[in-house]
Molecule: small-subunit ribosomal RNA
Organism: rhizosphere metagenome
RNA sequence: AGAGUUUGAUCCUAGCUCAGGAUGAACGCUGGCGGCGUGGAUAAGGCAUGCAAGUCGAACGGAAACAUUUGCGAUUAUAUCAAUUUUGUUUUAGUGGCAAACGAGGUAGUAAUACGUAGGUACGCACCCAAGAGUCUGGCAUAGCUCGUCGAAAGACGGGGUAAUUCCGGAUAGUCCCCGAGAGCAAUCGAAGGGUAAAGAAUUUCGCUCUUGGAGCGGCCUGCGGGCUAUCAGCUAGUUGGUAGGGUAAUAGCCUACCAAGGCGAUGACGGCUAGGGGAGGUGAGAGCCUGACCCCCACCGACGGAACUGCGAUACGGUCCGUACACCUACGGGUGGCAGCAGCCGAGAAUAUUCGACAAUGGGCGAAAGCCUGAUCGAGCGACGCCGCGUGAGUGAUGAAGUCCUUCGGGACGUAAAAACCUUUUAUGGGGGAGGAAGUAAUUGACGUUACCCCAUGAAUAAGGAGCUCCUAACUCUGUGCCAGCAGGAGCGGUAAUACAGAGGCUCCAAGCAUUAUCCGGAAUCACUGGGCGUAAAGGGUGUGUAGGCGGUCGUAUUAGUCUUUCGUGAAAGCUUUCCGGCUUAACCGGGAAAACGCGGGGGAAACGGUACGACUACGAGGACGCGAGAGGUAGAGGGAACUCAUGGUGUAGGGGUGAAAUCCGUUGAUAUCAUGGGGAACACCAAAUGCGAAGGCAGCAUACUGGCGCGCACCUGACGCUGAAACACGAAAGCGUGGGAAUCGAACGGGAUUAGAUACCCCGGUAGUCCACGCCCUAAACGAUCAUAACUGGCUUUACGGAGUAUCGACCCUCUGUGAGGCGUAGCUAACGCGUUAAGUUCGGCGCCUGGGUAGUACGAUCGCAAGAUUAAAACUCAAAGGAAUAGACGGGGACUUGCACAAGCGGUGGAUGAUGCGGCUCAAUUCGAUGACAAACGAAGAACCUCACCAGGGUUUGAAACCCAAACGACAGCUCUAGGAAACUAGAGCCUCCGCAAGGCGGUUGGGCAGGUGAUGCAUGGUCGUCGUCAGUUCGUGGCUUGAGUUGUUCCCUUAAGUGGGGAAACGAACGCAACCCCCGUUGCCUGUUACAAGUGUCAGGCGAGACAGCUCCCUCACGGGAGAGGAAGGUGGGGAUGACGCCAGAUCAGCAUGUCCCUCUGAUACCCUGGGCUGCACUCGUGAUACAAUGGUUGCUACAAAGAGACGCAAUACCGCAAGGUGGAGCAAAUCUUGAAAAGCAACCCCAGUUCGGAUUGGAGGCUGCAACUCGCCUCCAUGAAGUCGGAAUCGCUAGUAAUCGCAAAUCAGCUACGUUGCGGUGAAUACGUUCCCGAGCCUUGUACUCACCGCCCGUCAACUCAAGGGAGUCGGGAGUGCCCGAAGUUCGCGUUUAUCGCGACCUACGGUAAGCUCGAUGACAGGGAGUAAGUCGUAACAAGGCACGGCUAGCGGAAGCUGGUCGUG
Repeated sequence: AGAGUUUGAUCCUAGCUCAGGAUGAACGCUGGCGGCGUGGAUAAGGCAUGCAAGUCGAACGGAAACAUUUGCGAUUAUAUCAAUUUUGUUUUAGUGGCAAACGAGGUAGUAAUACGUAGGUACGCACCCAAGAGUCUGGCAUAGCUCGUCGAAAGACGGGGUAAUUCCGGAUAGUCCCCGAGAGCAAUCGAAGGGUAAAGAAUUUCGCUCUUGGAGCGGCCUGCGGGCUAUCAGCUAGUUGGUAGGGUAAUAGCCUACCAAGGCGAUGACGGCUAGGGGAGGUGAGAGCCUGACCCCCACCGACGGAACUGCGAUACGGUCCGUACACCUACGGGUGGCAGCAGCCGAGAAUAUUCGACAAUGGGCGAAAGCCUGAUCGAGCGACGCCGCGUGAGUGAUGAAGUCCUUCGGGACGUAAAAACCUUUUAUGGGGGAGGAAGUAAUUGACGUUACCCCAUGAAUAAGGAGCUCCUAACUCUGUGCCAGCAGGAGCGGUAAUACAGAGGCUCCAAGCAUUAUCCGGAAUCACUGGGCGUAAAGGGUGUGUAGGCGGUCGUAUUAGUCUUUCGUGAAAGCUUUCCGGCUUAACCGGGAAAACGCGGGGGAAACGGUACGACUACGAGGACGCGAGAGGUAGAGGGAACUCAUGGUGUAGGGGUGAAAUCCGUUGAUAUCAUGGGGAACACCAAAUGCGAAGGCAGCAUACUGGCGCGCACCUGACGCUGAAACACGAAAGCGUGGGAAUCGAACGGGAUUAGAUACCCCGGUAGUCCACGCCCUAAACGAUCAUAACUGGCUUUACGGAGUAUCGACCCUCUGUGAGGCGUAGCUAACGCGUUAAGUUCGGCGCCUGGGUAGUACGAUCGCAAGAUUAAAACUCAAAGGAAUAGACGGGGACUUGCACAAGCGGUGGAUGAUGCGGCUCAAUUCGAUGACAAACGAAGAACCUCACCAGGGUUUGAAACCCAAACGACAGCUCUAGGAAACUAGAGCCUCCGCAAGGCGGUUGGGCAGGUGAUGCAUGGUCGUCGUCAGUUCGUGGCUUGAGUUGUUCCCUUAAGUGGGGAAACGAACGCAACCCCCGUUGCCUGUUACAAGUGUCAGGCGAGACAGCUCCCUCACGGGAGAGGAAGGUGGGGAUGACGCCAGAUCAGCAUGUCCCUCUGAUACCCUGGGCUGCACUCGUGAUACAAUGGUUGCUACAAAGAGACGCAAUACCGCAAGGUGGAGCAAAUCUUGAAAAGCAACCCCAGUUCGGAUUGGAGGCUGCAACUCGCCUCCAUGAAGUCGGAAUCGCUAGUAAUCGCAAAUCAGCUACGUUGCGGUGAAUACGUUCCCGAGCCUUGUACUCACCGCCCGUCAACUCAAGGGAGUCGGGAGUGCCCGAAGUUCGCGUUUAUCGCGACCUACGGUAAGCUCGAUGACAGGGAGUAAGUCGUAACAAGGCACGGCUAGCGGAAGCUGGUCGUG
């Protein structure tokens, strides 16, 4: 310090998320030690038990015990006992004093009676300190005790007597109090007069009383400071003030009576919600933001509510009284209690410890003291809850052991890691020693503590885990799984090769911890003071006038609450930060010192700026006067012409009107058209323009009346009078509302006609409200320049409106300068870009409004306004990771422009109808093997399925296998041949013959065993290779340079041209590559050479080789050039014709079944492998594709007679001849081919047929044959005889072809035993027609435009309905909480009054807690039902939006409609 995430990519805006630190934490896994800290955050819920506040006998009278003294008496006497008595010690219930108001705990309430800070004074104070004075004299009670009574208890009552440092009276008091002559402006001083005190105990000493002062502590008052909310805007009757009285320690409406009517509030009163405040803590660079655990200060609280008493102090945590709730005891009459003290228990909760030790230290209370008390405190225990420190060993050690994991099988990693030997002993364990903390010392006194620490011994011995490894983010492999299981903070992983799931190995990061969750700060400049924005991303109010507020021209003087400077006080300590020093071995921790510390207050100083006061100024602000000027500025009433419509009349006749085309509609009762006259309402053509005016909305014929604002000139007046502007007020298009008019046109709704699948629309015919006027409302718009108003400054060019000046002129026009408006282009600058650019979106001052992710939503609730429609103000739950702006490259458009193609058009011939052939679908079947499916599948793979092929089916068999390689073993022929039996065959079983080569090693052969084979099984979406298509279309890119923040762009665009990104010109480009063209082959003309077969030969048709020829070369025209047009010559003319050649890429196009290949799958008792027989691929109601033959006379049949080319041939082609009607047979000359073989047909000539289902057509069927082959049944081809079906030119639609082409005719070949070939590939023969042209259909190319598309229009996307889920709002109501108000009741208690038996009394009054009641307010829970919202792989209906989205879209408004939506009015261009 940043990073990830919107996109195909980019820049910006914006949100979300992450990396850091922290915690009184909790959960998960793990856990060695020590030190220092810390630990009930939830239920201020309830509590068993023990302890947490006592002490003083030197205040008092008693009591008890012990000791002692006296001693009546008992006893013979001593001892002893003992009534009684003295003294002492100890203990202490009670009276009394002090303490208990501190300490300890908690944070409920409290938004100010609190806190912090700085000040003030109308005040008080027990204990403490200092000083002064005093301590005289009397008295009345009461507890304890005793007696009695009641009660279960707690306790209570009565009689009697008693003490004090208890209480009361008197004396004295100069300092205290009251009154107050008088003095003084006042503050204050103050004569005389009056009043107020005490307590003792005791050896010192301690007390008591009064007064003054101090210290410290408190009371009260004031300024300033710090939560949220305006969807809380008005609040207040003791309220604000005064007077008098009361009250207090003291001021005061603190309280009462009377009087006045004030007081507070937009600088936020009042109300609501939340909350103890501060020092400080966390984070942050800081400013800030968040927090208020532990420690310190303050406040408040003590089950809840109220109240007083005592006391210096309380309205009192471990006191009292009353009420309420809860709990406990009870004899049922009545009582008792308050852990938010320390432990501990229950409960609730994710969650928080011991019913420990000691007063040794520190501190507190009491006491003269010893001392007692002290859950304050000091310590220990528990919890990794936190911080800090230490350890779990150190060095040596390579056969890189074993094992595990990975592997390209070679190896690599864990890894010097281990083992091993050697060393050390922090820690641990055992033993020994052993503090400080203890002070004032003479003594005594340590809970912690068997402690810290030191020494010795034993022995590596007792001690490592957690999370992560796709990116952010350090760290990668294997296996399993297969959109499953799962992960996840965000983006996102998982659908058979997952570094993202799970496991393992390895690695990374931390480490006695590590992760997760929650919360806070940071990153976030994402509320922006430091430090953001508002043309299009969220955001300028619709516009003005103007109040408060904020800000404000020039000069001078004075002043100084702002400002600056200096000094003083304060800012508690602790803490943080910086720094110095010190104590624990170090650190954490602790101690001492310094610095610092925002702020507040006091004093001194300064006077630039700001403020205030006063005075002055006017060149510049603002306003006024005077003189000119322009204008659709406003209001009112008049009058005008064109058009429209209506009415009447005339002329006139069959149509008119309307549309894409129609129809509804009007018209023979006379329309439309046309003429005349009259009525009516609305709007004002031309002028007219980027024009003008107005604050905006808005304003348009002409003239008049009234009226607002503006500009220029002059520099006459005023003298800062200014700018902005919450609130408020006014205005505010259209639509809409109310009342009354008016009504020509247009025209929501509505009716009808069309269109359509439908058409609640677009189009047409009608038409109500409305549109118009007056008055009153409404108050919204894309109310837009999507740009708030004011002021200043900063290059220009140009146009225009209205003024002025100069020059010029007789006067104007023109020209130059200048002011105010309205436009265009552009400099600097700004901007994410687009763009803005003196009319700023530039540079600045001051003011106002507004924004803070999208959706929910400008919605709900509440409030205000409105007649209503509705407007204004304005959320949340929930949900998403985006939503968005500008620009870029594509793709697309029922956008545009240009160009091109048998694309259309012009032609010729077909297909679609028939029959059969063939392929496909479908159906069928045991199987009808598989693949290919728009163009780019369908006579395609297949250039040939009877068996084989063969992959399919049925059945029979084999298992190291039908074929291959390696190893081992034995054998030498188990091989091979012949035969027999079984069998459909494969094969099985058996017999016979035969019994390997080599000197050897070994080879060979089969057999057995082991490695392994085999697969036309899956995946073409794992692949290679090959191919199709766009398309033989002219495109596709790169380097360097330039431009741009960037994606990208330029080049490749533009102009001319071409078949062509072909060439030329220009140009921030210059070059280059793959394509184009050319190079290659064939054909066409020709020269030369060669010549086997061809020819009878010369020759050279012919074959081969080497050349020539064509290049826009020549002429003319156009042109800058490139090039184009016409012509000549020529065999050929503008790439001469054809072929091969297929750019970057697209379609996850096709093929795992041609081949190859990764992975997966099947195979030791049987296969998805292999062999065999038979069947199937040929199955047939039907559909489609491709070809064949036809329907006839341009024909058919018969006869005669010509003319090719290119191929093939030895397992072959086969002649002559003979046989057969023929297919064919017999036979075999010739030929490994220019030599031999292989009849060309159409055409031509002649005859018949005479328009018919025929002498057309040949399907189908019967019979007889031939050929191939192991075998023609399923299932071959051919021949002859006979048979003689459909079909008479083919609906919608659709295909090919631009010349030797179409059409038509035959020939050959491959495959092949044969053939289903009518297929395919080639060959030649005969041989046309047409193209005006580019409007339209289809495809393609270049440029441009729009875009919400980029899986790219087969795109995207809207709304209703249906299903499920979720949250929030409404809701007849129902239930509960909170704060008050009126009224009723009224405990305890203070105060007051009255009474008496004078008491701890009774009664009454005021106030009041609780309670009751009534009507509301507010918050929450729940609620039938209805409505909207959000979400959810594949539901329904349509197609609204994005392209001109097929009717441009959108804003406001109104009506209507299943729904998106449609239509009307007006406005915007987005």